[in-house]
RNA sequence: GAUCCGAAAAGGUAAACCGCUCGAAAGGGUGGGGCGCAGCGCCUGAGCCUAAAGGCCUCCGGGCCCACGGCGAUCCGGCCGCCGAA
Numbered sequence: 001g002a003u004c005c006g007a008a009a010a011g012g013u014a015a016a017c018c019g020c021u022c023g024a025a026a027g028g029g030u031g032g033g034g035c036g037c038a039g040c041g042c043c044u045g046a047g048c049c050u051a052a053a054g055g056c057c058u059c060c061g062g063g064c065c066c067a068c069g070g071c072g073a074u075c076c077g078g079c080c081g082c083c084g085a086a
Base pairs, nucleotide, nucleotide: 005084006083012037013036017032018031019030020029021028022027041079042078043077045075046074047071048070049069054065055064056063057062
């Protein structure tokens, strides 16, 4: 120094919940908060959530389908990456 690995420390990120805010919703942003995380950094695919618009049905109350809306702290894969005990 490389690979594997994950003790310590530094630094980082930030679940639930709460306030404000955007959104039809799912969910997002922001402030507080801190369960967790060595890829819980980035990207898509799968999966999952929602169903506004649209379509179909309707006993006109509504029901069903659907992503062009979302989730990375669900899984696979790709790319990049901090520290250094055993």